[in-house]
């Protein structure tokens, strides 16, 4: 110092929990895209892909102080030319003095010479072009990074030292003459240099050779000497710039070495110039770099060869951090410059804007032949989501030339575009309530938006643009409406099926903010590859075993040395830039400057010496070996053995035998089964015998013998760390198969039959074939399991057993093994627990989410079946593991219940009622629909009810409230007309006032009414049901990580979770009892309407009695059994009274309610009609089939109740229903109201009857506006089914059943055979819990929890989708052989001799041929996924109904079936063993 640095979860598997375990979010971050939206600025930044192609234009020149020559320009000399005006001569025409030609002189101009001054430059030369700038396409090592080396070279620069003498011939340039469409060439004829050549000179340097020093005898050194070879250029403004040699520094370069850093083994062997070595040759230099000989080296499981991918690094992003990811932009360092090869010049190059040859490909052309390379900066097509100006300047930095001025520079500074990205500013500040208007919601009061605008003042250059996502949990934010599993969301679990904070919209919040989501991709969370920092009995993982074991890895004590590794000082390096910390500059920030330290590496050196290595010296305690001693189904071969089966012969015998749940198949009079007695054959060993022993595992059993392995003790004599574990290898390794060859009694895959069954390719039977056994070779796998890998060490104990060794014996002795229960501890729990799943080492295997799949492909082994190795695409968010509560089982125990048996009496069959279902119908109103709907809502549908159809008809409305207007008048109420009534349409009559008005009432409008419309799956209430069953809970301890769990489990009892005892529990709550009602006794008060009177009985008040109180047994106790007393006995008998909760049970049509729908109708009124239909079906009743009856006659005995728009005695009239008169009675008074079965007595006498009454005429009563559809009753005639009711099911345990009648609500009336009570007479039965149903407790197993109507598997039928195979087909980069061979080093011949001719070697492209990889693509074909409602079956999950699982063989639509081995991850039951409590 680093530094005032450092680590957060959620969500989702389940009814719930814990734990594995994989999905997903929240964070950062970009060379970005897209959507929507936009004020400015500063800085950065911008073709990630076609290293595809490219018009246009520019990016590399520069020196005239090297060099000749042109060509301007001025100056100066000197001469010629030329041009322009022209005299005179000539000279021609004729107009006879004019035209035309001619042409001195001079005079202006101008050119050429030579000089020199100044400028430009095509060429000779010099330097530069090998920098800079792009790109990143090869490359996995000729590359980088990083530390070192040296056998090397280095042009400009910088420093020493010395030098710069003397000569030659040439060539472009120009210029003659040609050739070509062009690019260009080709020739004459001249010329110069710092170009070039030759000679001097040379201390250096090369190089032979000799001397000397040293040597490892190979060489190396050398201030020695001899001798040969090798330099140079000049310019000039006179300052200076140059040029040769040599030496040295700088700087760059070259080669060489260690060390580092992608994936793959489904790539396991590669390599012939390879390895090495000696000698040449090449190079600037080492070196097989090249070549000749010579050896046969040399890389590899620490991955060689081989193939995919990829420029590498400083950094960048992320992360705590170790770590992954990346390598835009700047920096460094490679490689490239259309594709491939090649040199040349040069210090440098195998050269982006230089050559040469080749392929592609574009352009020009006169078709002969040329040119050309933006992965330089601009730009353009093209790909593509998707990347930008044909700018401006060299003024700044840097570079080239140059003496210098300058001159070139798309590097580079600069500016434009783009919200790409970081940073920073703005869109105002202050006051401002009537909380304005508008919006949205609202419980209608109100709330919010929101001090928000408006206005007012203010700075100011102007008061001046916000938008995007989101708002159910994770996640900060919530309402309304529309939608209605539809339209849509969705990152994940998921939301939407009529009240959606989850989808659209608004309204409003919440986040960020010139930006905001989105989308891709990296990191983080992910301790989800674990090094830091996982695991592996049951969750994904321990290899079947390891006797034999390689590599490798770890490795007892102990003494000495060394230092490889460790540690500690020191040097060096670790570019800058980035980061960090500090200071500074742009107003701030981004952004930039300056110091500082880090950069946790590598080296060099110097030290220490514990511990590890490495050598050594010893030990005995690991391990090994002698030597006694033992147990054992340890292994191998041979022989022998009796039981049992089964076959062959024979004898007896005589009708079945077998075989099942029940049967048949099958065998028997040709004599089975059964039984004797002989013979043969296989195969397997009964008790012994035991969770006993043995062995590496897999296994191993009759007896004897022979060989043969390992193990335990003991004794402590010998070795002296010889050990541990083991990737590859190598041996072994049930069963079942497989070859070959034998055997073949019994069993017994297939197959065959017979059952079963909807079917049965099963389960049961009957035969039977491979097999099973033996020998030989093969597989190479199993629940090969302790689902537990070897090995060593350490940590409480109880108890058995097997076999040593001590001991007389007994043993609390000591040793191995093998079992069970446990402490500590560990675990997700379950469990382990010195036989660890505890605490520790050491090593090997082996796992990383379900499916897809131990599958495909590919390799390798097998004779085959297979068997090891081993994926991807795609697809789901889960799959799993202990464990809890429940439910549930064709598990189990224990109990209860008219639940079964044990009785009675029904139902179901018949008629009829009466509900329902179907079905008709204009309507048949709705509603309930297994137990828990069906005489249920309905305790009464002729109209009403009424809710359904038909037809009429009314709209503020039949009912309520409220306003507002017009008024009129009360309104009723009466009457007319029309009609089927409602209604319409009109007449008439009629209050009270204080004269405003009030009330009431009519019209008219608004608000709203009114709905048996909808939703009982928005609901309250109430009921049904399990169940009148014993349950269901709470608070406090406790227990358990948690869900839970005790408590409430056990034992005994009881109708009861009712009490007892016991007990990590203690109390308490709703339940249960009991309190209340009725009733049975007995007492007492009263008593009228009862009794002539008392009593009696009765009425209805209020007490009492019964408490397992007492006795006798049993028991701890609770309590049970018996008994006595008593009306009454063990809840004395009935009701009432229903815990927590289930069935989204039923009820919006009793009532109330939330949404939603309806408003001249789905309100309302009115007549009709329906709900009473009727082929069929089903449920509940009456009524019967008779004689224990029917009928008639006479006759006893009740109790609950009801009555005034009522019950009605009686008396009369009628067969009678009934009338017609009427007393009594508001009721213990009076009616209703005769009780019936019962008894007495007679008639029927076993039929379709004197049974039964239906169904029909006919003719009546009553009720009621009204009996047609559609009421009851009464008479008189009719006299149907029925003669006891298939499978099958109902009620009931005592004053019950059964049977008898009475009464009542409801109602005018009734369909009552119902209902709900009331009394009368009055039984049998129960041995008991094995079955059937329900139920409650405990327990078990469970893949169920919407809970067995559960859950689930295959195959078949369709729809999709990726992937595999395939007869080929195509391409593509490689590779081997061979051909051909451009340019061009480099060698050879030869020539007129640098520059030519011909050959050669290597050699790019290019052809032929083969082997092999890799991708695409394929008819068709097998399998796998995934997809509300398809079809067959039911394999698995309870003992899943034949326990299920593993391997392996055969067989089958399918799931799966059968054989063999195995394995418990198998219920239940019974026995044994062993344990643990006591």
């Nucleotide at each position: 110092u680093c530094u005032u640095u450092u680590g957060a979860g959620a969500a989702u598997u389940u009814g719930a929990u814990c734990c594995u375990a994989g999905u997903u979010c929240a964070g950062g971050a970009c060379g970005a895209a897209c959507g929507c939206u936009a004020g400015c600025g500063g800085c950065g930044u911008g073709u990630u892909u076609a290293a595809c192609g490219u018009a246009u234009g520019c990016a590399a020149g520069u020196c005239g102080a090297a060099c000749g020559a042109a060509c301007c320009u001025c100056a100066a000399c000197a001469u010629c030319u030329g041009u322009u005006u022209u005299a005179a001569a000539c000279c021609g025409g004729c107009u006879u003095g004019c035209c035309g030609g001619g042409g001195a002189a001079a005079a202006a101009c101008u050119u050429c010479g030579u000089u020199g001054u100044g400028g430009u430059u095509a060429g000779u030369g010099g330097c530069g072009a090998a920098c800079g700038g792009c790109u990143g396409a090869g490359u996995a090592a000729u590359a980088c990074g990083u530390a070192g080396g040296u056998a090397u070279c280095u042009a400009c620069c910088c420093c020493u030292a010395a030098c710069u003498c003397a000569g030659g011939g040439a060539u472009a340039a120009c210029u003659u003459g040609g050739g070509g469409a062009a690019a260009c060439c080709c020739u004459u004829g001249c010329u110069a240099a710092u170009a070039u050549c030759u000679g001097a000179u040379a201390g250096u340097c090369u190089g032979u050779c000799a001397g000397c020093a040293c040597u490892u005898c190979g060489g190396u050194g050398u201030u020695u000497g001899c001798c040969a070879g090798u330099a140079a250029a000049g310019a000039u403004u006179u300052a200076u710039c140059g040029g040769u040699u040599a030496g040295g520094g700088a700087c760059g370069a070259g080669c060489c070495u260690g060390c580092g850093g992608c994936c793959u083994a489904u790539c396991a062997g590669g390599u012939u110039g390879u390895u090495g070595g000696u000698g040449a040759g090449g190079u600037a230099a080492u070196g097989g770099c090249u070549c000749a000989c010579c050896a046969a080296g040399c890389c590899u499981a620490u991955g060689a060869c081989g193939g995919g991918u990829a420029c590498c690094u400083g950094g960048u992003c992320u992360g705590a951090g170790a770590g992954g990811a990346u390598g835009u932009a700047c920096a460094g360092g490679c490689a490239g410059a259309g594709g491939g090869g090649c040199a040349c010049u040069g210090a440098g190059a195998c050269a982006c804007g230089g050559g040469c040859c080749u392929c592609a490909c574009u352009c020009c052309u006169a078709c002969g032949g040329g040119a050309g390379g933006c992965a330089g900066c601009a730009a353009c097509c093209g790909a593509g989501a998707a990347u930008c100006u044909u700018g401006c300047g060299c003024a700044a930095u840097g570079g080239g030339c140059g003496a210098a001025a300058g001159c070139c520079u798309g590097a580079c500074g600069c500016a434009g575009c783009g919200a790409c990205g970081c940073c920073g500013c703005g869109u105002g500040a202050a006051g401002g309530a009537u909380g304005a208007a508008g919006g949205c919601c609202u419980u209608c009061g109100g709330g919010u938006u929101g001090u928000a605008a408006a206005c007012u003042u203010c700075u100011g250059a102007a008061a001046a643009u916000a938008g995007c996502a989101c708002c159910g949990g994770c996640u900060a934010a919530c309402u309304a409406c529309g939608u209605g599993c539809c339209a849509g969301c969705a990152g994940c679990a998921g939301c939407g099926g009529u009240c959606a904070u989850a989808c659209g919209u608004a309204g409003g919040g919440u986040g960020c903010a010139a930006g905001c989501g989105u989308u891709a991709u990296c990191c983080g969370g992910a301790u989800u590859u674990a090094c830091u920092g996982g695991g592996c009995g049951u969750a994904a993982a321990g290899a079947g075993u390891u006797c034999u074991g390689u590599a490798g890895g770890c490795u007892g004590u102990u003494u000495u040395g060394u230092a490889a590794g460790u540690c500690a000082g020191u040097g060096g390096u670790g570019a800058a830039a980035u980061a960090c910390u500090c200071c500074a500059g742009c107003u701030c920030a981004a952004c930039u400057g300056g110091a500082g330290g880090a950069g946790c590496g590598c080296u060099a050196u110097u030290g220490a010496a514990a511990c590890u290595g490495c050598a050594u010296u010893a030990c005995u305690g690991g391990a090994g070996g002698u030597a006694g001693u033992u147990a054992g189904g340890g292994g191998a071969u041979a022989g022998c053995g009796g039981a049992a089966c089964u076959c062959a012969u024979g004898g007896u015998g005589g009708a079945g035998c077998a075989g099942u749940g029940a049967a048949a198949u099958g065998c028997g009079u040709u004599g089975a089964u059964a039984u004797c007695a002989u013979g043969g054959g296989g195969a397997a060993c009964a008790c012994c015998a035991a969770g006993g022993g043995a062995g590496a595992a897999g296994u191993c059993a009759g007896c004897u013998a022979u060989c043969u392995g390992g193990g335990a003790c003991u004794u402590a004599c010998c070795u002296g760390a010889c050990g541990c574990u083991g990737a590859g290898a190598g041996a072994c390794g049930a069963a079942a198969g497989c070859c070959a060859g034998g055997g073949g009694a019994g069993c017994g895959a297939a197959a065959c039959g017979g059952a079963u069954u909807a079917g049965a390719u099963a389960c049961c039977c009957g035969u039977g074939u491979a097999g099973u056994c033996c020998u030989g070779g093969c597989c190479g796998u199993a629940a090969a399991c302790g689902a537990u890998g070897c090995c060593u060490g350490c940590u409480a104990g109880a108890u058995g057993c097997c076999u040593g060794u001590c001991u007389u014996u007994c043993g609390u002795a000591u040793g191995g093994g093998u079992g069970u229960c446990g402490a500590a501890g560990c675990u997700a729990a379950c469990g382990c627990g010195u036989u660890a799943a505890g605490c520790a080492g050491g090593c090997c295997g082996c796992c990383u989410g379900g499916g897809g799949a131990g599958u495909a492909c590919g390799g390798u082994c097998g004779c085959a079946a297979g068997g090891c190795u081993a994926a991807a695409a795609c697809u789901c968010a889960a799959a799993g593991g202990a464990a809890u509560u429940g439910g549930c089982g064709g598990g189990g125990a224990c109990c209860c219940g008219c639940a079964c048996a044990a009785g009675c009496g029904g139902u179901g069959g018949a008629g009829c009622a009466c509900g329902c279902u179907c079905u008709u119908u204009a309507a048949u109103u709705c509603g309930u629909u297994g137990a828990u709907a069906a005489c249920c809502g309905a305790a009464a549908a002729a109209c009403c009810u009424u809710a359904c159809c038909c037809a009429g008809g009314u709209u503020u409305g039949a009912c309520a409230u409220g306003c507002u207007a017009c008024u009129g008048c009360a309104a009723a109420c009466u009457c007319u007309g029309u009609g089927a009534a409602a209604g319409c349409a009109g007449a008439g009559c009629u209050c009270c006032u204080u004269c405003g008005a009030g009330g009431g009432u009519g019209u008219a409008g608004c608000a709203c009414a009114g709905g048996u419309g909808u939703u009982g799956c928005a609901u309250g209430g109430c009921u049904g049901u399990c169940g009148u069953c014993a349950g269901c809970u709470c608070g406090u301890a406790c227990c358990g990580u948690g869900a839970g769990g005790c408590g409430u489990a056990c034992c005994c009892u009881u109708a009861a979770g009712u009490g007892g005892g016991u007990u990590a529990a203690c109390g308490a709550g709703c339940g249960c009892a009991a309190c209340c009602c009725c009733u049975a006794c007995c007492g007492u008060u009263a008593g009228u309407u009862g009794u002539a009177u008392c009593a009696c009985u009765c009425u209805a008040g209020c007490g009492g009695a019964a408490c397992u109180g007492c006795c006798g047994g049993c028991g701890c106790a609770a309590g049970c059994c018996g008994g006595a007393g008593g009306a009454a006995g063990g809840u004395g008998g009935g009701g009432a009274u229903g815990a927590u909760g289930u069935c989204a049970a039923g009820u919006c049509g009793g009532u109330a309610u939330u949404g939603c729908c309806u408003u001249u109708a789905u309100a309302c009124c009115u007549g009709g009609g329906g709900c009473u239909a009727g082929a069929a079906g089903c449920a509940u009743g009456c009524u019967a089939c008779a004689a224990u009856g029917g009928c008639g006659c006479g006759u006893a005995c009740a109790a609950c109740g009801g009555g005034c728009a009522g019950c009605a005695a009686c008396a009369c009239g009628g067969u009678g229903a009934c009338g017609u008169g009427a007393a009594g009675c508001u009721a213990a008074u009076c009616c209703c109201u005769u009780a019936a079965a019962g008894c007495g007595c007679g008639c029927c006498u076993c039929a379709g009857u004197u049974c039964g009454g239906a169904u029909u005429g006919a003719a009546g009563u009553c009720u009621g506006c009204a009996a047609c559809u559609c009421g009851a009753c009464u008479u008189c005639a009719u006299g149907a089914a029925g003669u006891c009711g298939g499978a099958a099911u109902c009620g009931c345990u005592a004053g019950u059943a059964a049977u008898c009648g009475c009464a009542a609500g409801u109602c005018a009336g009734c369909u009552a055979u119902a209902u709900u009570g009331c009394g009368g007479u009055g039984a049998a039965u129960a041995c008991g819990u094995u079955c059937u149903c329900g139920g409650g407790u405990c327990u078990u197993g469970c893949a169920c929890a919407c809970a067995c109507u559960g859950c689930c598997c295959g195959u078949c039928a369709c729809g999709c989708c990726a992937g595999c195979a395939a007869a080929g087909c195509u391409a593509a980069g490689g590779c081997c052989a061979c051909c051909c061979g451009a340019a061009g080093u480099c060698c050879c011949u030869u020539g007129u001799a640098u520059u030519g001719a011909g050959g050669g070697c290597c050699c790019a492209a290019g052809g032929u041929g083969g082997a092999a990889u890799u991708a695409g693509u394929g008819a068709u074909g097998a399998g796998g996924g995934u997809g509300a409602a398809g079809g067959c079956g039911u394999a698995a999950c309870a003992a899943g109904g034949u326990a299920g699982c593993c391997g392996u063989a055969g067989g089958g639509g399918a799931a799966u079936c059968u054989g063999c081995g195995g394995c418990u991850g198998g219920a239940u039951c019974a026995c044994c063993u062993c344990c643990u409590u006591u």
Molecule: small-subunit ribosomal RNA
Organism: bacterium